[in-house]
Predicted 3D model of RNase P RNA and transfer RNA as a complex of 456 nucleotides. Rfam match: Bacterial RNase P class A. It is annotated as a ribozyme. Rfam links the family to the GO terms dimeric ribonuclease P complex, ribonuclease P activity and tRNA processing. About the family: Ribonuclease P (RNase P) is a ubiquitous endoribonuclease, found in archaea, bacteria and eukarya as well as chloroplasts and mitochondria.
RNA sequence: GGAGCAGAUCGCACGAUCGCUCCGUGACCUGAGCACGGGGAGGAAAGUCCGGGCUCCGCAGGGCAAGGUGCUGGGUAACGCCCAGUCCCGGCGACGGGAGGAAAGUGCCACAGAAAACAGACCGCCACGUAACCCUUUGGGGUUUACGGGGUAAGGGUGAAACGGUGAGGUAAGAGCUCACCAGACCCGAUGGUGACAUCGGGUGCUAGGCAAACCCCACCUGGAGCAAGACCAAAUAGGGGAGCGCUUGAGGGUGGCCCGUCCGAGCUCCCGGGUAGGUCGCUAGAUCCCUUCGGUAACGAUAGGGACCAGAUAAAUGAUCGUGAUGCCGCUCUUUCAAGGGUGGCGUGACAGAACCCGGCUUAUAGAUCGGCUCCCCUC
RNA sequence: UGGGGUGUCGUCAAGUGGUAAGACACGGGCCUUUGGAGCCCGCAUCCGGAGGUUCGAAUCCUCCCACCCCAGCCA
Numbered sequence: 001g002g003a004g005c006a007g008a009u010c011g012c013a014c015g016a017u018c019g020c021u022c023c024g025u026g027a028c029c030u031g032a033g034c035a036c037g038g039g040g041a042g043g044a045a046a047g048u049c050c051g052g053g054c055u056c057c058g059c060a061g062g063g064c065a066a067g068g069u070g071c072u073g074g075g076u077a078a079c080g081c082c083c084a085g086u087c088c089c090g091g092c093g094a095c096g097g098g099a100g101g102a103a104a105g106u107g108c109c110a111c112a113g114a115a116a117a118c119a120g121a122c123c124g125c126c127a128c129g130u131a132a133c134c135c136u137u138u139g140g141g142g143u144u145u146a147c148g149g150g151g152u153a154a155g156g157g158u159g160a161a162a163c164g165g166u167g168a169g170g171u172a173a174g175a176g177c178u179c180a181c182c183a184g185a186c187c188c189g190a191u192g193g194u195g196a197c198a199u200c201g202g203g204u205g206c207u208a209g210g211c212a213a214a215c216c217c218c219a220c221c222u223g224g225a226g227c228a229a230g231a232c233c234a235a236a237u238a239g240g241g242g243a244g245c246g247c248u249u250g251a252g253g254g255u256g257g258c259c260c261g262u263c264c265g266a267g268c269u270c271c272c273g274g275g276u277a278g279g280u281c282g283c284u285a286g287a288u289c290c291c292u293u294c295g296g297u298a299a300c301g302a303u304a305g306g307g308a309c310c311a312g313a314u315a316a317a318u319g320a321u322c323g324u325g326a327u328g329c330c331g332c333u334c335u336u337u338c339a340a341g342g343g344u345g346g347c348g349u350g351a352c353a354g355a356a357c358c359c360g361g362c363u364u365a366u367a368g369a370u371c372g373g374c375u376c377c378c379c380u381c
Numbered sequence: 382u383g384g385g386g387u388g389u390c391g392u393c394a395a396g397u398g399g400u401a402a403g404a405c406a407c408g409g410g411c412c413u414u415u416g417g418a419g420c421c422c423g424c425a426u427c428c429g430g431a432g433g434u435u436c437g438a439a440u441c442c443u444c445c446c447a448c449c450c451c452a453g454c455c456a
Stems, first nucleotide, its partner, number of pairs: 001377005007371004012325007020040007042352001046363002049361005054226004061260004066222005071085005086099005100217002105215002107211003122156002124152003128148005133142003164182006183207002185204008230281004240272006252264003274455003288308005293302003326349001328347008382452007391405003399436001407423005429445005
């Protein structure tokens, strides 16, 4: 100098004027309004994908079903999140990605191919028998052909995938059939580690296909609904009409799919039609935020010390204009060998995006800027 | 705001691991004097988009995008 990897932070600042919303104080009989003071969007407020708080359902008992998670250890209120590690895969590397069980059972593996899974045999190879043919010294013989029932898995081609690989022995031909080496699997033991696992030694010719983001098995987790939860006040009247089911032999309900159990139980369901949709609470101070110290590799914890108060709108406020600064780009000019710096003028301050009960995560979107860390290559000293 | 659902040719749609049916429409041809009807042929390079699992994905998994539906009280 080039190419990359993985993080953290910010995402304009200050002031003035005019508005919007909430809170507090003040005057006013009350309200509205007014005056003064103070607060007023984000890192994702988003998607609503997970987890929790909170609220209600009679504290929700049992079984089945359903759903979710899935290497190991730790963190946490909890999680599908985070941290640290193990093995495998990719990358020269920094680093990134994946993960229970396929020698429990079932299922699937199109096309091609002989065969797609407790193996089997199309071509081929091999000996045997029978028949034919040929030769013959008539005893027999055969690099021949056909058929038959057999033995094989060397060789062939197909496919995403073909039942270990190489060599030797062996055989009629062959084959882990036997042996040597290599690769893997399983079993046993020792050592290290909390563990996933690693290292070492021994044994068994054991060679076992893939798919569980197919059913399933194993382990663990899950009661349901959601602030339109829920509580209160007010308003409104047609608690109307029709059909069906039921009234203790019990419909229906108790916010879950089914059953049992348990409690309530005289109404319930559908269609048609009608009225009303205002207000208060829930509501924002809490697993809260910032700094320091200590423990821990870290996530995080101790709260040990100090400091801070930080939106609560309801058709929905958080805006507009101007000035100054800062920063970026461009132009002119000065100092200067260059680099760099100073002065001055112009333009722009952008992207993604707007709280709606509240938190912890994940995911997705994001112009631009800053800060350190690491890897590889090239050049120079 | 919360909950639920759907995306396959221009339209309606089948397909739920094995390489995308069908109908209407559209285009071309035959027939006809011409048009319609009828007959034949064609028409999805990408199944809303992007990743992943798998030999193989419209189909299974994850994340996005677009669209649609439902909701209080008297009850």